[in-house]
RNA sequence: GGGCGAUUGACGCAAUUGGUUAGCGUGCUUCCUUUACACGGAAGAAGUUACAGGUUCGAGUCCUGUAUCGCCCA
Numbered sequence: 001g002g003g004c005g006a007u008u009g010a011c012g013c014a015a016u017u018g019g020u021u022a023g024c025g026u027g028c029u030u031c032c033u034u035u036a037c038a039c040g041g042a043a044g045a046a047g048u049u050a051c052a053g054g055u056u057c058g059a060g061u062c063c064u065g066u067a068u069c070g071c072c073c074a
Stems, first nucleotide, its partner, number of pairs: 001073007010026004019057001028044005050066005
């Protein structure tokens, strides 16, 4: 330099053919339970879907560029 793949809450992952409010688990906060902690139960907060553009009535999803990481080729 070239090819392929990945990037979504603090962490690990989903998200069907582009379509209604982006979900799950762990963690976090509050409450119940306990003398207290843990376990268990209930409720809640937290996401500019890596970044910047484009297409579309509508983009996490499609297109282009950039960045980071991984694998392969030279």

The prediction has a mean pLDDT of 81. This is a predicted structure of a 74-nucleotide RNA (transfer RNA) from Symmachiella dynata. Rfam family: tRNA. Rfam classes the family as a transfer RNA.